[in-house]
RNA sequence: AGUGCGGGAUUUAGCGAAAGUGCAGGUAAUACCGGAUGAUGUCUUCGAGUCGCAUGGCUCGAAGAUCAAAGGCUUCGGUUGGCCUGGGAGCGGCCUAUGUCGUAUCAGCUUGUUGGUGAGGUAACGGCUCACCAAGGCUAUGACGCGUAGCGGGACUGAGAGGUUGAUCCGCCACAUUGGGACUGAGACACUGCCCAGACCCCCACGGGGGGCUGCAGUAGCGAAUCUUGCGCAAUGGACGAAAGUCUGACGCAGCGACGCCGUGUGUAGGACGAAGCCCUUCGGGGUGUAAACUACUGUCAGGGUGAAGAAAGAUGUGCUUCGGUACAUUUGAUCGAUCCCAAAGGAAGGCCCGGCUAACUUCGUGCCAGCAGCCGCGGUAAGACGAAGGGGCCAAGCGUUGUUCGGAAUUACUGGGCUUAAAGCGCGCGUAGGCGGGAAGUUAAGUGUUUUGUGAAAUCCCUCGGCUUAACCGAGGAAUUGCUUGGCAUACUGGCUUUCUUGAGGCAAGUAGGGGUGCAUGGAACUCUAGGUGGAGCGGUGAAAUGCGUAGAUAUCUAGAGUAACGCCAGCGGUGAAAACGGUGCACUGGGCUUGUUCUGACGCUGAGGUGCGAAAGCGUGGGUAGCGAACGGGAUUAGAUACCCCGGUAGUCCACGCCGUAAACGAUGUCUACUAGGUCGCGGGAGUUCUGACGCUGUCGCGGCCGAAGCAAAAGUGCUAAGUAGACCGCCUGGGGAGUACGGUCGCAAGGCUAAAACUCAAAGGAAUUGACGGGGGCUCACACAAGCGGUGGAGCAUGUGGCUUAAUUCGAGGCAACGCGAAGAACCUUAUCCUGGGUUUGACAUGUUUGGAUGCCCGCUGUGAAAGCAGUUGGGUUGCCUUCGGGUGAAACUUACACAGGUGCUGCAUGGCUGUCGUCAGCUCGUGUCGUGAGAUGUUGGGUUAAGUCCCUUAACGAGCGAAACCCUUGUCGCUAGUUGCCAGCGGGUAAAGCCGGGGACUCUAGCGAGACUGCCGGUGUUAAACCGGAGGAAGGCGGGGAUGACGUCAAGUCCUCAUGGCCUUUAUGCCCAGGGCUGCACACGUGCUACAAUGGCGGGUACAAACCGACGCGAUACCGCGAGGUGGAGCAAAUCGGAAAAAGCCCGUCCCAGUUCGGAUUGCAGGCUGCAACUCGCCUGCAUGAAGUUGGAAUCGCUAGUAAUCGCAGAUCAGCUAUGCUGCGGUGAAUAUGUUCCUGAGCCUUGUACACACCGCCCGUCAAGUCAUGGAAGCCGGGAGUACCCGAAGUCGGAUAGCUAACUUUUCGGAGAGGCGUCUGCCGACGGUAAGCUCGGUGACUGGGGCUAAGUCGGAACAAGGUA
Repeated sequence: AGUGCGGGAUUUAGCGAAAGUGCAGGUAAUACCGGAUGAUGUCUUCGAGUCGCAUGGCUCGAAGAUCAAAGGCUUCGGUUGGCCUGGGAGCGGCCUAUGUCGUAUCAGCUUGUUGGUGAGGUAACGGCUCACCAAGGCUAUGACGCGUAGCGGGACUGAGAGGUUGAUCCGCCACAUUGGGACUGAGACACUGCCCAGACCCCCACGGGGGGCUGCAGUAGCGAAUCUUGCGCAAUGGACGAAAGUCUGACGCAGCGACGCCGUGUGUAGGACGAAGCCCUUCGGGGUGUAAACUACUGUCAGGGUGAAGAAAGAUGUGCUUCGGUACAUUUGAUCGAUCCCAAAGGAAGGCCCGGCUAACUUCGUGCCAGCAGCCGCGGUAAGACGAAGGGGCCAAGCGUUGUUCGGAAUUACUGGGCUUAAAGCGCGCGUAGGCGGGAAGUUAAGUGUUUUGUGAAAUCCCUCGGCUUAACCGAGGAAUUGCUUGGCAUACUGGCUUUCUUGAGGCAAGUAGGGGUGCAUGGAACUCUAGGUGGAGCGGUGAAAUGCGUAGAUAUCUAGAGUAACGCCAGCGGUGAAAACGGUGCACUGGGCUUGUUCUGACGCUGAGGUGCGAAAGCGUGGGUAGCGAACGGGAUUAGAUACCCCGGUAGUCCACGCCGUAAACGAUGUCUACUAGGUCGCGGGAGUUCUGACGCUGUCGCGGCCGAAGCAAAAGUGCUAAGUAGACCGCCUGGGGAGUACGGUCGCAAGGCUAAAACUCAAAGGAAUUGACGGGGGCUCACACAAGCGGUGGAGCAUGUGGCUUAAUUCGAGGCAACGCGAAGAACCUUAUCCUGGGUUUGACAUGUUUGGAUGCCCGCUGUGAAAGCAGUUGGGUUGCCUUCGGGUGAAACUUACACAGGUGCUGCAUGGCUGUCGUCAGCUCGUGUCGUGAGAUGUUGGGUUAAGUCCCUUAACGAGCGAAACCCUUGUCGCUAGUUGCCAGCGGGUAAAGCCGGGGACUCUAGCGAGACUGCCGGUGUUAAACCGGAGGAAGGCGGGGAUGACGUCAAGUCCUCAUGGCCUUUAUGCCCAGGGCUGCACACGUGCUACAAUGGCGGGUACAAACCGACGCGAUACCGCGAGGUGGAGCAAAUCGGAAAAAGCCCGUCCCAGUUCGGAUUGCAGGCUGCAACUCGCCUGCAUGAAGUUGGAAUCGCUAGUAAUCGCAGAUCAGCUAUGCUGCGGUGAAUAUGUUCCUGAGCCUUGUACACACCGCCCGUCAAGUCAUGGAAGCCGGGAGUACCCGAAGUCGGAUAGCUAACUUUUCGGAGAGGCGUCUGCCGACGGUAAGCUCGGUGACUGGGGCUAAGUCGGAACAAGGUA
């Protein structure tokens, strides 16, 4: 805007357990109709106009065909619905571009696949489906496959870029027990609809039937883990209705959970030089700490009561009305709720941590145990790291832990990394895609810039304002949303297109160097073999040998011949090539480079994923060849072994042709190309200029190959126009070590194997460059009794002594390569002595201090009993004893006694310590300040050239100075002088003796002991840098440090000592303390160390005779004399000692004897007799005499000391000590040598340098097999399971198609009987889920056995690597 005319049609039997089904009859509708009308719409045909890049869209006109409906209420005014159609809003369907995880160990995929024609189907385009035709389509810009995953707004983190994520809220998608299917409808292939199939559950009368919480609550289960079977529709929203209203586990509220965010409280003020408790302590004190108690006050929150405003808008009723509304009255709250009142400090604080990172510290316990631990790492007797306590720190209704993500991490690097040596440049070319690309002009406007349009939902984030007392939270506005998109403008740069240029690149011409490549030919030397000659015993080989060859004639040598491989000198950090690689000479063919040119083309270029070619050596295949060399193998050596290094042989191979392999420390450990950025110097190749020419030069230039270096770079080493500098283009590669360049898969290969390439597990490192040390079977220089040259020893014997071992009741303890072992011990019969053993005794103690009881108890000399003694018990013995005093007494000082604190410990720890000592080593080193260099560790100085005993001195010098050491100062000894002369000395004088410094005297000498002098390379000559210094000489007692001693740097060895002493901690306290007797430390099949005495003639024995130094002596040394064979005894002169004594020195010298032997050597052992000391010599002393008379005839391997008054040898003294085990130790003197003028080797040390994988520092580090335990993993006959497909079988439901004899109200027709159309039902075809069968694919689990790998406190065998690692 139009339209509304007609038609027909229904409830109970029966069945059933139920769900339900349902004959006959009957009535109404907005239910139903396959009746009418048909504007518009739709479809078909025709015509006209217009728009668009195309299919095509839009508009108008004409004809034909086709399709509608429903009424209700009414106050009759209306109101509300129905139908056809157009437009809009809203909501969808479909299409397209772009974006959207990992994996290439997924590289080819696809048959409705890609397209066409036609048909079907759909709301609609379309292989959406079907028939036919064509052979297409996708893919390295990642197809296909596999794995994983809802997507976005957003969230977390981050400076950002990013990374991770997708809960709650919003949008979209998907799904609704699993799979399939359609129906209805505007919309579904439908969460609380239908059908079928499967799994599961429920009911059942066994015939059947029912179900789907991934809605709200709730239950079970799983799990580390996640809430109430609440109230209400009051609000908001939805469905239906005209409305009242009904429904609403949407929603609004409440409940539970510290799960998160936010806010608040658990009290406030006063209160001690500071209670108690607890903790620490240097015992003085300190801490907890104004903290508490106590006093005064306040009232948030929780609790009880009260309950305002508000969340309420509406709805109903009655009026009025312009029909929009409006006034009044009534009424609607699930839940929340301010305020006020009551009461009372009352009900309300914990968790983690305290070694560093990281804020916070002590004590005790524990003792590599228990335990901690994020990383480093703590714990083995002093733990700030474990556990506890006290104290402290950080957070706080929370605090820690665990997990996860981002950050820090520039540690995947777009922003914003690297690749010489740390991980990392393909072995090297050619080249496809791709990426990038010279000068000029024009055009375009894709990139780019600017402006603009639309969009980028809301929420979130951010800003401003506002509302809850604040905040969280909420509301409003803005900004932002970095994106996509529309139109315009700009045109420098990039891109596209057109034109042009020559400098990049290439061509041409003329020259030029070369081991560039391939083929053919050819040469000499060497070597081996063959033949012959000469020759005659060896050759060969090694560290040394042997195997081997040789009288059948080798090696050697000469002649002739044969064969193979490699090409000496030239030859050179020289040449060529892309690399690998290339070397006699000639010829042929051939690639590339460089130089020069007034030549040509005109960007033709660079790089290069895949691809493709070349590619040392070894190795493989086929066929040749084989002189030398030579894996494997054989033999000989070496060795513990020697499957090696060395030697003798020797097969593959090495050589050629063809074909594979495709790897190397294929290295400059350095990809290719381009441009730019100081120099110097050398070599190779080629031009140019310069003198009239040439040579030689000089100047400049292009290319190639080296060295040194500026700037720069680099962690440093280094690099540096040949970059590792400054930039650009492209490719390759890296991301902690091991596992592992391995497994599996793929691919290549004849094989060997190559290419590609993980994970589990495990470690907290692995690595680079440089520094300081230490070390080296690295180097250079130098030193030392280090070796060599010498002398004498040890190792053999006997004995002494120490040690080990054994033994024992005990044989006390310590010391352990040098640097323990004649050491602590400079004196073990008792004592010493050490509880080492047996036994006896004692408990405030053998010793110290303090307090306390007593009051003369005390002490000394005796005595008695007992005992082994210590001790215990006793005594009417004697002696002695303080101070004051008023003589009554007082005081308790010393001593004693009682009790308590405590004493005591040679008990442990020298790895808790001090002190002391040993050793490297009397070696020449070790450091510092300032400066300089280096990012730094650190270096320099301190190195270098000389020299020295020396870091001693000199010179040089980015060093200049200084310290500790060296030296000197000190002691002693050697010469002289001065002074002083007793106890020493005695020349001269005198006296005197048998003799004697004996005496008077003397100071000359010796000597003594004090002070000085002297020696300094001072002098001369030479060498040397005009130096330091060295060599020689003079003088001198002494000469280059004159000899000897004391003196010991920084440090090393956890060296030694707790048994000298001191001392922390621990242990012990009628004993591990103290006293005593006896024993032991001395024990003896044995082994070692250090010594003594010898083995003899350079000697033994006997006799005679000479010369020292140092030291000691009163509890002592002890003379003369006498006795004894002697040890010794008697005796007692002298001497506190230059006076006396010990005291004789011995070797030596002289004389005699022995005559080479187990002795006239040697003296052990044993017997007897004695002496001495001592309380005491049995265990267990020393000495003497007589007797006895062992081993031993010069000492294996090995090893020690010593360089001059030394070695060797000879005696003397002293300490300790009653005596002595002393042959030890420490000193003293006597006699008194030899050799070395060298640094190869052994040992040790110093400096410089070099290498290092060592730093506990070579007694280091470290590799592999085997054995043991354990873990993960690969292979494996098989076994088990999952996934996606393929082929075939079966084929539910259902759509679609076909058939239809059963049933059938509406429509058509009818002769009213019926017939037709259609429907229902039935049958059937295609498709089709589940299911089944078969052969494979793929992923995982498991698996006898087997392979390697990782880790583990001490296992076995070797020693491969690190040093020249002992064979680089």
Small-subunit ribosomal RNA from a metagenome, 1368 nucleotides, folded computationally. Its Rfam family is "Bacterial small subunit ribosomal RNA". The sequence is in RNAcentral, with records from SILVA.